Transfer RNA from a Candidatus Nanoarchaeia archaeon, 71 nucleotides, folded computationally. It matches the Rfam family "tRNA". By type it is a transfer RNA. Model confidence (mean pLDDT): 81 of 100.
RNA sequence: GCUCUCGUAGUUGAAUGGUACAAUUUGGGCCUGUGGAGCCUGAGGCGGGAGUUCGAUUCUCCCCGAGAGCC
Numbered sequence: 001g002c003u004c005u006c007g008u009a010g011u012u013g014a015a016u017g018g019u020a021c022a023a024u025u026u027g028g029g030c031c032u033g034u035g036g037a038g039c040c041u042g043a044g045g046c047g048g049g050a051g052u053u054c055g056a057u058u059c060u061c062c063c064c065g066a067g068a069g070c071c
Stems, first nucleotide, its partner, number of pairs: 001070007010024004018054001025043006047063005
């Protein structure tokens, strides 16, 4: 230099056009002899920008970052 993959809660992963789900973490409560165990409930996220579309995490382009391969 060229090609490809990836970027989503604090962390690890889903969702591949219809307004983002779970685990864990964390706040509150319940329970308990005590508890960091168990139960209930709440909070927390689409890397940045532009385009297509009625509608974009999803499709296209540019940038940023991480990784792999070729030379």
NCBI's taxonomy places the organism under Archaea, Nanobdellati, Nanobdellota, Candidatus Nanoarchaeia.